Small-subunit ribosomal RNA from an uncultured bacterium, 1387 nucleotides, folded computationally. Its mean pLDDT, the model's own confidence on a scale to 100, is 83. The RNAcentral record of the sequence draws on ENA, Greengenes and SILVA. It matches the Rfam family "Bacterial small subunit ribosomal RNA". Rfam links the family to the GO terms ribosome and structural constituent of ribosome.
RNA sequence: AGAGUUUGAUCCUGGCUCAGGAUGAACCCUGGCGGCGUGCUUAACACUUGCAAGUCAAGCGAACCCUUUGGAUUUAAUUCUUCGAAUGAAAUUCCUUAUGACUGACCGGCGAACGGGUGAGUAACCCGGGGGUAACCUGCCUCCUACAGGGGGAUAACAGUUAAAAAUGACUGCUAAUCCCGCAUAAAACCACAGUACUGCUUGGUCCACUGGUAAAAACUCCGGUGGUAUGAGAUGGACCCGCGUCUGAUUAGGCAGUUGGCGGGGUAACGGCCCACCAAACCGACGAUCAGUAGCCGACCUGAGAGGGUGACCGGCCACAUUGGGACUGAGACACGGCCCAAACUCCUACGGGAGGCAGCAGUGGGGAAUAUUGCACAAUGGGCGAAAGCCUGAUGCAGCGACGCCGCGUGAAGGAUGUAGUAUUUCGGUAUGUAAACUUCUAUCAGCAGGGAAGAAAAUGACGGUACCUGACUAAGAAGCCCCGGCUAACUACGUGCCAGCAGCCGCGGUAAUACGUAGGGGGCAAGCGUUAUCCGGAUUUACUGGGUGUAAAGGGAGCGUAGACGGCGGUGCAAGCCAGAUGUGAAAGCCCGGGGCUCAACCCCGGGACUGCAUUUGGAACUGUAUGGCUGGAGUGUCGGAGAGGCAAGUGGAAUUCCUAGUGUAGCGGUGAAAUGCGUAGAUAUUAGGAGGAACACCAGUGGCGAAGGCGGCUUGCUGGACGAUGACUGACGUUGAGGCUCGAAAGCGUGGGGAGCAAACCAGGAUUAGAUACCCUGGUAGUCCACGCCGUAAACGAUGACUUCUAGGUGUUGGGUAGCAAAGCUCUUCGGUGCCGCAGCACACGCAAUAAGUAGUUCCCCUGGGGAGGACGUUUGCAAGAAUGAAACUCAAAGGAAUUGACGGGGACCCGCACCAGCGGUGGAGCAUGUGGUUUAAUUUGAAGCAACGCGAAGGACCUUACCUGGGCUUGACAUUCCGCUGACGACGGAGUAAUGUCCGUUUCCCUUUGAGGCCUGGGAGACCGGUGGUGCAAGGUUGUUGUCAGCUUGUGUUGUGAGAUGUUGGGUUAAGUCCCGCCACGAGCGCCACCCCUAUCCUUCGUAGCCAGCCGCAAGGCCGGGCCCUUUAGGGAGACUGCCCGGGACAACCUGGAGGAAGGUGGGGAUGACGUCAAAUCAUCAUGCCCCUUAUGUCCAGGGCUACACACGUGCUACAAUGGCGUAAACAAAGGGAAGCGAAGCCGUGAGGUGGAGCGAAUCCCAAAAAUAACGUCUCAGUUCGGAUUGUAGUCUGCAACUCGACUACAUGAAGCUGGAAUCGCUAGUAAUCGCGAAUCAGAAUGUCGCGGUGAAUACGUUCCCGGGUCUUGCACACACCGCCC
Repeated sequence: AGAGUUUGAUCCUGGCUCAGGAUGAACCCUGGCGGCGUGCUUAACACUUGCAAGUCAAGCGAACCCUUUGGAUUUAAUUCUUCGAAUGAAAUUCCUUAUGACUGACCGGCGAACGGGUGAGUAACCCGGGGGUAACCUGCCUCCUACAGGGGGAUAACAGUUAAAAAUGACUGCUAAUCCCGCAUAAAACCACAGUACUGCUUGGUCCACUGGUAAAAACUCCGGUGGUAUGAGAUGGACCCGCGUCUGAUUAGGCAGUUGGCGGGGUAACGGCCCACCAAACCGACGAUCAGUAGCCGACCUGAGAGGGUGACCGGCCACAUUGGGACUGAGACACGGCCCAAACUCCUACGGGAGGCAGCAGUGGGGAAUAUUGCACAAUGGGCGAAAGCCUGAUGCAGCGACGCCGCGUGAAGGAUGUAGUAUUUCGGUAUGUAAACUUCUAUCAGCAGGGAAGAAAAUGACGGUACCUGACUAAGAAGCCCCGGCUAACUACGUGCCAGCAGCCGCGGUAAUACGUAGGGGGCAAGCGUUAUCCGGAUUUACUGGGUGUAAAGGGAGCGUAGACGGCGGUGCAAGCCAGAUGUGAAAGCCCGGGGCUCAACCCCGGGACUGCAUUUGGAACUGUAUGGCUGGAGUGUCGGAGAGGCAAGUGGAAUUCCUAGUGUAGCGGUGAAAUGCGUAGAUAUUAGGAGGAACACCAGUGGCGAAGGCGGCUUGCUGGACGAUGACUGACGUUGAGGCUCGAAAGCGUGGGGAGCAAACCAGGAUUAGAUACCCUGGUAGUCCACGCCGUAAACGAUGACUUCUAGGUGUUGGGUAGCAAAGCUCUUCGGUGCCGCAGCACACGCAAUAAGUAGUUCCCCUGGGGAGGACGUUUGCAAGAAUGAAACUCAAAGGAAUUGACGGGGACCCGCACCAGCGGUGGAGCAUGUGGUUUAAUUUGAAGCAACGCGAAGGACCUUACCUGGGCUUGACAUUCCGCUGACGACGGAGUAAUGUCCGUUUCCCUUUGAGGCCUGGGAGACCGGUGGUGCAAGGUUGUUGUCAGCUUGUGUUGUGAGAUGUUGGGUUAAGUCCCGCCACGAGCGCCACCCCUAUCCUUCGUAGCCAGCCGCAAGGCCGGGCCCUUUAGGGAGACUGCCCGGGACAACCUGGAGGAAGGUGGGGAUGACGUCAAAUCAUCAUGCCCCUUAUGUCCAGGGCUACACACGUGCUACAAUGGCGUAAACAAAGGGAAGCGAAGCCGUGAGGUGGAGCGAAUCCCAAAAAUAACGUCUCAGUUCGGAUUGUAGUCUGCAACUCGACUACAUGAAGCUGGAAUCGCUAGUAAUCGCGAAUCAGAAUGUCGCGGUGAAUACGUUCCCGGGUCUUGCACACACCGCCC
C1' cells in the first nucleotide's frame, strides 16, 4: 500500500466482498509446563446456610470467679480436761477491706455516613474542564489563647407481679456515671442600638471604641499523662452558584400557571419560588423549547498516517441506587446496603390473635442464558474502626483453588546417517515423491518425575502463601502436536470416488462421467499449545468528503420571482481591542501513553525519572486582517433628463377570409370516405353552384435559431391604462449591495364549482362500420363533456439549456437584433462602443460525449439537493384541497449488481450503392399416373447402423441370393479366428483320397523337413501357464485426420508510424473503375502477408519434329481390300514452339485507371471449360475408412457355422425412369461419332435357335484384334385422334445365363395378358450457348444383377426491357436496453 466483482472488450460512476488490528467473549477439534493478569456483558430475578462492624471495664452500676483485710455465724478435728469448760487448725454461711485477671448483658462514649457491591434510574450543573461563595458548614487531627466553681435530678441493668404461642411488652420498687438540668464566671464570640475611618464586584467587607443582653465544662489515672469546655486560625472533607462542553428524532412546533419577576415573611449551614401571602404578566423556543426514544459520566481503552470513528469490562475519580414507593429521626456528617416508621409485592413462622425478612458485601443455590470460578486459608504484610495500651474486629486486603479466557516465556530433542531399504501414493512402467525422514550410531537433560538443601517478603516477636520460589545430585529420548487451508483474491497439486446427486461457498462461483473448488488418500502451505468458526468495533471506505466528494447525460438545481431572519460584502482616515498573534502564571489527580534507566534468568509484569496531556482560566503587550464606533469618497447600487425598439400585461371597440347552419334559386343521382370498403347523407332533391342571413372560434401571407417577458407564456387592427429592459448624458444620493431557510405572489395543459356560450375540433368500458384469431386500438361515419367567456379553486409537467442566482478575469472568427460615436459629399460603405440572440473555434475543463466570454474554464459569495438497485414517491402520521389529488415521506424484505459515455460486431418490416438464373423475359420439368430407388412411420425374433432445413432422403453403398453383415434364431470354441513372449514335446505341417455333420468342429488312410563345425541350430503342428489377443461396444460434446457449408463470396490480417486514458481507430474510409481490397487519384500514413489475378491441365488456329499398328494427295503393282511398293502432302498420334498483350485507332473520362465502338485476326478484352477454396462460422458430419484418450465386455459386447433378416407394408415424403402420343407409334432399307474397356479377359467369321443364347475358337495384353449395332436423323410405307397399332404396369406359361445354390430374393427372352394414365391443385426446381432440351455410346463396381453414378459424342433452340419487388451476399452509414448476438432481449 491494495485486491475481486457489472462488459464481447473499454473508461467511469457506484455498491457489495476480502486481506489488518482488537475483545470481560462463545462454539468445534485438540491440549505438556510456568509467570502475570482476568472471569454473570443475560434476570436491579428469587434466595437456604455461614461469615462481611465493632470496640472501650483507664466512663458507669450490678453480677460471677480467684486471692486478700477485719468481723460474725454454724459445725468442730486436735491438745488439754475437773468431762462442765478452755484452746481452736480446717470447713460452711454472711458482712467488710484490699488487689489483679476473666466473662461480658445493660447505661454511656466513639465508630457504624468509611471500606465493599451494582449501574436500575438519570439527557441533568449528573459529569468534564475552568471559575465564584462579600451566601456556607466541617467530628476526629494541628496550632494559639483562656477555663473547668458549686449544686440538683432521672433511668436502664436488677428485683417482684403480670400479659402473650412467639416477637415483644405492661405495672411497681432500687441505683450509678464522661447520662440529664439549673446557678456562678466570661473575652477580640453572637445579638441589639447609634457611629468613625479605610475599601470593594451590587447587596457589602474590614478596623476602632461604648452600653445592654445571651450561652460553657467531666472526669479517669499506674501520677507519667489521657480526656473535657470556649473563641480564633489551619488542614481535610463537604454544600451551593456561574460561563463552556455533553446522543438521536421536526412523521415532536409551540411550551409553562409557582409558571417569570417584584414587595414582605417563613425555612436552611447558606443564596434562591425552596415554601407562603399579595401585586404585575411575564418567561422559554427554529442558535430547536416542549415531548418521545436511548444512555451512568470521565481519566482512559480499541482502531486510524492523522483528523476522526467506536467503547466506558478490569484499575482510578465523580454520581446514583440498596425488594418497590414515600418519610423523617439520630448525628459533625445520612434522609442511612447489613438503622427506624408507613404503604405495596413476595417469602417464612403461627396456638390464626399476630409476628419475622431483604446477598446490586464474600463464598454458595435455583433460574435465565451461547456463556463466566471455591459455601478455601490468614490477618503474616498493606490499610481501616475502637482503645492509653496489650489487643479485638476486618469475605477491605494478602494468598491459594478452578477456567488455554488473554498476554508472555519454555519444551516435545541434537549431530551423523543412502542401498535413497520397506510401506504408502503416483506413473509415460523407465521412474518419481514421502526422504536424512526412519532404522542404526553417538550425545545432551530445558520441562515433567525422584532425592537432598532451602530463602527474601519481618524494624524486637509474629509467615496464610509454603517445604513455595530457587539451588544441587542421580536417572531414562524417555511422558509431551495439533488445527486450518491448497480455483482466483491468497502461500500451497495430484490420484480415486461421485455425476447439477451428495455437497461446498467470505465475494466471484464449483458439481450435468476425465472436478487442482464436493468426499477420501498421498503430498504441500500457514500458524502452533493452540487452530479455525461465529458475534461486535475501527480500518481499508476520499463510501457523509473539516483535513477530503459531488449535482448537463451516472443519484442529485427548488417551476419562477419578491423578500424576512441569517451568511457574505467597495476605497481612504481615526479610536477600541471581541475575534486574532506573542510572552508569563495557574491548572490539566494518580495510573495509562512515549522516551531513558532499573528489578524478577528473558519477556509479559513491576519500580524510578523525564516528556506529553494539542485544553481551560488569569495576566501583560501588539494592531496587519475580521469586527465595532466615528467621520469622509465614488468606481458597486439607485435617482433625474433626453431618445428610440418590442406578439410585455389589462380593458374596450372593430375587420376580413374560412368552416357550419338557415332561407331562396339553378340542377340531378349520387355524395362522402378508404389500402380496399362499409356505416353515414341523398329522389321528402343531397353533393355541386348562386344570392341573402345567423352564430361562434381562430387570426393565412408578413414570419425570421427575429422580438418581449422572472418563469409559465405572448401573434388581425384601433384606442385607453400600465410594467420592465436598453442607449446617450454624467446633474443628484453616498455602499443604500449579493444571496436567501421559513413566508408571500405568479404558475402550461388537464380537472373541479357557479353562471353564460357552443361554429369547428373532440376524451368516454360513447354508438355504429371496417381490420383482425380476437381488436375494449390504430382507419372511417357520427358524437357528449371539454375546448371559449366571467368569477373562484387546483399547484402539477421531459415546468428542459435535463445546466440555481450574483460578481471578476481569460485568443479569435462570422451572422442577426436594438441604440450610439467617428470617417467619406452620400442611398450606402467602413471603423468603433454598449445591450440581447445564434454558429464555429483556441487555451482550459471533462469518464467520454462535449462545454468553450450566453462556460460545463478560472476564482469568490450564497441557497436547494445527492449518497447502490428494487420495495417506493408506495405505508402510517401531519398539513392543504369541494373533490381529484398535492406536499412531507420511512421500514420490513430482496439482489450483486443497477447505471453513464464510448468501442467492435450481429441485427433492423432504417438509408445509400453493388452483385448473383435472385426476380423479370423465356425453354423444359417436379407436384397428378405406373414403376424404380432412398427416407420416415408401422410391423418384426431381426427388419444392423449412420446421415436430419438450405448443407439428410438414387446419401456412406463404384452394385445385400450365401459371403459381405455389423442384426435375429439355433449350435459350437475359450490364450482364442489374428500378434508377441516363455516352457517342455513331436517330426511334421501340408497335400491327396475317404467317412461323418444342417454346418464349423471331428475321424481314418497314403505320402512327407532344412542346415551343420555332428555339439547344435532353424522351421513347424498340436499341448500347457500367464501376461495378453479381440470388440463395426459407448462417447464426433475428449482430441487427430478427412469432409460439407458459407463461397470461387472478396474479403481476412500484420509490422512500423500516427491517434485515443482505454477498448480501439487509421491503413482497409473517400472520388472513379473492375468479375475482383482489380487498378488509378486523393488522404498520417508507409510497407507486407493469406486470398483475387497469373503461373498448371484440356479445348479452339498455325508452325516444326517423328512416321507405326495411323493416313493416302501424287506415282506404281495386284487378288480391288491402303492389300503391296512407296510417300508423310492432308487427317491424326504426342513432343516442342508461335499466337491475345487493351498491343493499334476514333471517342468518353480527370492528360489517370478504365469504358463504348472499330481495324486486323482462328480466337478480343479473365476466348470456353477444369483444377485451385483466405481468416473464420455452424460444439456441422464421421470413434462404422483409418488412427486414438478415457470408460465398458473377457467361457463374452470376442470368435466359428447353418438358416433367417437388411428385399416386410393401411400410409407419408424426396429423387428418378416410362408415359399420356401424330414435332408421334410401327415396319422396311440407308448414313454419320467420340470416349473407353479387354487375359480367371474381349471374343470375330461360320453354324443352330423366333429370342435370350448355344456351338465354335480366328485374332488380340491391343492407334493392328474384339466389345461395336451408334441412336436421334433423313427416305419410303402404314396408323388418323381412339384409352387407340398410344402406354406399358401386373399376371400366367415356357425358357436362357451366371453361380455350391436364384423359394424367401437375380437379370434376361418368347408367347399371352394389357392396369393407371388424355399434360397434372396449392406450391416448387433447373437453365444465358454448343447452354437448355433431345438422342444414343462407354466405363467403374461386378460371378450375375442399373431407370443410379461418372464420362463421351450427335442434333440443337428461345429469352434477358431491366433491378421496383422475393431470396442470398458484399461495402459505407444510422439506431440499438442485443453479445448464446432478433430463433435476441423483454412484459